Context: one part of a larger RNA
Molecule: large-subunit ribosomal RNA, domain II
Organism: Chara globularis
RNA sequence: GGUUCCUGCGUGUUCGGGACGCUGGUGCAAUUCCUCCAUCCUGCCCGUCUUGAAACACGGACCGAGGAGUUCAACAUGCAUGCGAGCCGGUGGGUGCCCAGCCCACGAGGCGAAAGAAACCUGAGUGGCGGGAACCCUUCUUGGGUGCACCGUCCGCCAACCACGAUCUGCUGUGAGAGGUUUGAGUGUGAGCAUGCCUGUUGGGACCCGAAAGAUGGUGAACUAUGCCUGAGCAGGGCGAGGCCAGAGGAAACUCUGGUGGAGGCUCGCAGCGAUACUGACGUGCAAAUCGUUCGUCGGACUUGGGUAUAGGGGCGAAAGACUAAUCGAACCGUCUAGUAGCUGGUUCCCUCCGAAGUUUCCCUCAGGAUAGCUGGAGCUGUUGAACAAUUUUAUCGGGUAAAGCGAAUGAUUAGAGGCCUCGGGGGUGAAACACCCUCGACCUAUUCUCAAACUUUAAAUAGGUAAGAUUUCGGGGUUGCUUAAGCGAGCCUCGAGGAUCAAUGAAAGCUCCAAGUGGGCCAUUUUUGGUAAGCAGAACUGGCGAUGCGGGAUGAACCGAAAGUCGAGCUAAGGUGCCAAACUGCGCGCUAACCCAGACACCACAAAGGGUGUUGAUUGAUACAGACAGCAGGACGGUGGUCAUGGAAGUCGAAAUCCGCUAAGGAGUGUGUAACAACUCACCUGCCGAAUCAAUCAGCCCCGAAAAUGGAUGGCGCUGAAGCGCGUGACCUAUGCUCGGCCGUCGUGGCGAUUUUGAUGUCGCGACGAGUAGGAGGGCGCGGGGCCUGCGGCGAAGCCUGGAGCGCGAGCCUAGGUGAAGCGGGUUCCGGUGCAGAUCUUGGU
Numbered sequence: 001g002g003u004u005c006c007u008g009c010g011u012g013u014u015c016g017g018g019a020c021g022c023u024g025g026u027g028c029a030a031u032u033c034c035u036c037c038a039u040c041c042u043g044c045c046c047g048u049c050u051u052g053a054a055a056c057a058c059g060g061a062c063c064g065a066g067g068a069g070u071u072c073a074a075c076a077u078g079c080a081u082g083c084g085a086g087c088c089g090g091u092g093g094g095u096g097c098c099c100a101g102c103c104c105a106c107g108a109g110g111c112g113a114a115a116g117a118a119a120c121c122u123g124a125g126u127g128g129c130g131g132g133a134a135c136c137c138u139u140c141u142u143g144g145g146u147g148c149a150c151c152g153u154c155c156g157c158c159a160a161c162c163a164c165g166a167u168c169u170g171c172u173g174u175g176a177g178a179g180g181u182u183u184g185a186g187u188g189u190g191a192g193c194a195u196g197c198c199u200g201u202u203g204g205g206a207c208c209c210g211a212a213a214g215a216u217g218g219u220g221a222a223c224u225a226u227g228c229c230u231g232a233g234c235a236g237g238g239c240g241a242g243g244c245c246a247g248a249g250g251a252a253a254c255u256c257u258g259g260u261g262g263a264g265g266c267u268c269g270c271a272g273c274g275a276u277a278c279u280g281a282c283g284u285g286c287a288a289a290u291c292g293u294u295c296g297u298c299g300g301a302c303u304u305g306g307g308u309a310u311a312g313g314g315g316c317g318a319a320a321g322a323c324u325a326a327u328c329g330a331a332c333c334g335u336c337u338a339g340u341a342g343c344u345g346g347u348u349c350c351c352u353c354c355g356a357a358g359u360u361u362c363c364c365u366c367a368g369g370a371u372a373g374c375u376g377g378a379g380c381u382g383u384u385g386a387a388c389a390a391u392u393u394u395a396u397c398g399g400g401u402a403a404a405g406c407g408a409a410u411g412a413u414u415a416g417a418g419g420c421c422u423c424g425g426g427g428g429u430g431a432a433a434c435a436c437c438c439u440c441g442a443c444c445u446a447u448u449c450u451c452a453a454a455c456u457u458u459a460a461a462u463a464g465g466u467a468a469g470a471u472u473u474c475g476g477g478g479u480u481g482c483u484u485a486a487g488c489g490a491g492c493c494u495c496g497a498g499g500a501u502c503a504a505u506g507a508a509a510g511c512u513c514c515a516a517g518u519g520g521g522c523c524a525u526u527u528u529u530g531g532u533a534a535g536c537a538g539a540a541c542u543g544g545c546g547a548u549g550c551g552g553g554a555u556g557a558a559c560c561g562a563a564a565g566u567c568g569a570g571c572u573a574a575g576g577u578g579c580c581a582a583a584c585u586g587c588g589c590g591c592u593a594a595c596c597c598a599g600a601c602a603c604c605a606c607a608a609a610g611g612g613u614g615u616u617g618a619u620u621g622a623u624a625c626a627g628a629c630a631g632c633a634g635g636a637c638g639g640u641g642g643u644c645a646u647g648g649a650a651g652u653c654g655a656a657a658u659c660c661g662c663u664a665a666g667g668a669g670u671g672u673g674u675a676a677c678a679a680c681u682c683a684c685c686u687g688c689c690g691a692a693u694c695a696a697u698c699a700g701c702c703c704c705g706a707a708a709a710u711g712g713a714u715g716g717c718g719c720u721g722a723a724g725c726g727c728g729u730g731a732c733c734u735a736u737g738c739u740c741g742g743c744c745g746u747c748g749u750g751g752c753g754a755u756u757u758u759g760a761u762g763u764c765g766c767g768a769c770g771a772g773u774a775g776g777a778g779g780g781c782g783c784g785g786g787g788c789c790u791g792c793g794g795c796g797a798a799g800c801c802u803g804g805a806g807c808g809c810g811a812g813c814c815u816a817g818g819u820g821a822a823g824c825g826g827g828u829u830c831c832g833g834u835g836c837a838g839a840u841c842u843u844g845g846u
Base pairs, nucleotide, nucleotide: 045060046059047058048057061846062845063844064843065842066841069347071204072203073202074201075200076199078197079196080195081194082193083192086111087110088109090106091105092104093103094102095101115122116121125155127154128153129152130151131150134146135145136144137143156187157186158184159183160182161180162179164177168173207346208345210343214336215335216334217333218332219331225310226309227308228307229306230305231304232303233302234300236268237267238266239264243260244259245258246257247256248255249254272297273296274295277293278292280291281290312328314324315323349780350779351778352777353776354775359372361370362369363368373518374517375515376514377513378512379511380510381509388506389505391504392503393468394467395466396465397464403458404456405455410452411451412450415447417445418444419443422442423441424440425439426438427437428436429435472498473497474496475495476494477493478492479491480490482489521545522544523543524542526540527539528538529537530536550561551560552559565743566742567741568740569739570738571737575733576732577731578717579716580715584730586729587728588727589726590725591724599719610704611703612702614701615700616699617698618697619696620695621694622693623692631688632687633686634685635684637661638660639659643655644654667682671680672679744770745769746768747767748766749765750764751763752762781835783832784831785830786829787828788827789826790825791824792823799819800818801817802816804815806813807812
């Protein structure tokens, strides 16, 4: 090098098999969906303020239509677009049907490109170090290099301020240069301008409706108040002022008697005017003040017609804040005016994601705001071993609460005991004594009892701080205006070495900007303050309700269990398992009998002191075959009528004492009794009997204690070897909890991904998660109209009707049939007087 064989790899063609995906037809089974009827179970009425509403809190009969965050200006953040050390546009012109729009010229103006200072005025670095995405080199996994934005730090520079000051000089200035622990909204190789949109703030009617008020200009005295002018009206009686007459008396003054007379804010009373009582009638009336009877006044301050005068902070008022046109503690009408309201009420479609606060500080603040906090959105930096943590561990630090202590300090406090000195009171001896003795205290000593938020030697538990490394550890050198006695430290700079298992566990972390709501809270365990206490008031930690459904507690904001997409299967929690009502009238052992009224499950819907020979158990101490207890029976004596006291007192009014004898036993006496005795009885002893008995205390269940107003509640029925109470032990029931699976959505993450039918907000996987008021954000639905594109319609548009068919989580959409008879859609973009159940809403209808 060639050839053959074998094996491996790659590529291509053909064929076969398998898996997955897509898809047509047929058949079977199951399931699902829509609507109606019936039954069972569950199920309180919406909106609203509120800690809390089904509320005996308010609004709400029903239906149609109307009805509330708009617009302008300024500012702020964000996003988007255009140009960019610039950007914008004003004026003029061209085109154009007046416009709009477009184009051109000019260059005023605005903002920006430089700041500082009251101002005169003066007027700025491509700096160092550390961290840094990324890129490059490389022994190929570590090392090295360049190092954006941004962050930290330091030195400069500009202006202001403070301060030193050369030179020159006309003696007043100039001010080189070198400084500072000071200030600046500066510099540090520029980022702005214009437009649009969202959100927010402020000013405008400013989300809508709503005052009591205020101002201003007018209209009213036909009602009514009062004055004036001019008119009108007011039966019949009673009383009987002055004056006058006559008579009588009197010296007179004058008096008396009888008449006459006819005065009067006099009297009875009609009209008139008024309006006391029935609290009569009426009370959607005859009437927005009337009717009936009764009542007041009725020749005057009387009643009344017409005219005239006084006008709103004004009038008028025999005064009531009365009257001033059904209005008066300030009339009526228009305007300012859509007045203002920290107050009440209302505020219109859907889905998805996140999700509060009732606390801090300040306020002429307490029904409100601002501020911080809590929350959302927009993001930015940027990561695999760092940073982080309501955690644990280890190390370390501070504390003076619980407890404890008071024979430790301070303060309080009980009881005896011992006692020198000292002090006080009383007493004895004594003439007296700081002489002696007795006694009561203080006091001292050793003990003893009980206490403390503002006592403490001691002293927890919990809670809290710090640390557990790379910005590190060790060593060498340099520098400084700080520091030191000192080249001694300290800070900084630099070189070298060691060195990632640097406690555990969890989990990515950090930063910026804008903004809403909230700023009435309430409950529970524990701790705690005031209060007699409270479902009272005020705090702390934690957890809840508020904002939250589900199972249980019959019922229920907060308790127990447990938090929720939507379906299916299985298993449980709390709680239950007689029936209502799912599940054992389960098993085993005790207790309980309760006729005003047994009892029956945390929070919780009450019961106490005190009692019981109801019953059950326990403890202690006694008695008992040497015969107890109980029952029946016998004895219950003597000294002695003890002493005292007493009128009397013999066991028994009372005081003190309380022996002895004989006995089986009998108290100088437990009661009854008597004037005192007597008599009876008990303790005690014995006989009969023949086996257990007694007392005190403690504890279960049960009973008493235990009375209230509509009839009544273990939830009801009912339950008794329970269906009650106390234990033990199995099984079972069931929540939206747990486990597994399917589907939906949200978030995160990975693969594919431009070779042509589109598509990158695409497609195929994987994982986790899913509660929500105020509130925020995202994505959608619907209404009216304009531009562009594209459609439907007399072969029937819109609208309306219908247990119709279908799609979408939904707002809604599409379609069928009927009716109807002329207009109406879709896509995209723009503009909005754009969505109703509520407002004692407005208007119309029922």